Molecule: FMN riboswitch aptamer (RFN element)
Organism: uncultured Eisenbergiella sp.
RNA sequence: UUCUUCAGGGUUGGGUGCAAUUCCCUACCGGCGGUGACGCUGCGCACGGCGCAGAUGAGUCCGCGACCCGCUUAGGCGGCUGAUCCGGUUAGAAUCCGGAACCGACAGUACAGUCUGGAUGGAAGAAGAA
Numbered sequence: 001u002u003c004u005u006c007a008g009g010g011u012u013g014g015g016u017g018c019a020a021u022u023c024c025c026u027a028c029c030g031g032c033g034g035u036g037a038c039g040c041u042g043c044g045c046a047c048g049g050c051g052c053a054g055a056u057g058a059g060u061c062c063g064c065g066a067c068c069c070g071c072u073u074a075g076g077c078g079g080c081u082g083a084u085c086c087g088g089u090u091a092g093a094a095u096c097c098g099g100a101a102c103c104g105a106c107a108g109u110a111c112a113g114u115c116u117g118g119a120u121g122g123a124a125g126a127a128g129a130a
């Protein structure tokens, strides 16, 4: 560089109502990459430990994708783009542990993160082959 494959989860139980998986109470879900220490696994060594490598590890920390808007013949480019605190442990926590919160495109429909639809789509990216 080319090709192939893969690449999103979730409405339980009740209430009101002519009608709601949409409202109310309760329940449930969390794309991709990056990012402490300790601990874990493997290997090595001068072995009460040290060094190297690896795996695990965030919805709300950083970046990205999706959706939406504009431009473009197209490839693509630009814009837009939600939400977290407290305590603990620690040398160090925005990721661990405990607690309490919060967030979730567009179209349809009784107002939808969870139903139906665009979508047998697209894609961050992951793996493999040449």
Stems, first nucleotide, its partner, number of pairs: 001130006013025003027114002029104002031064004040054006059102002068079004084100005106117003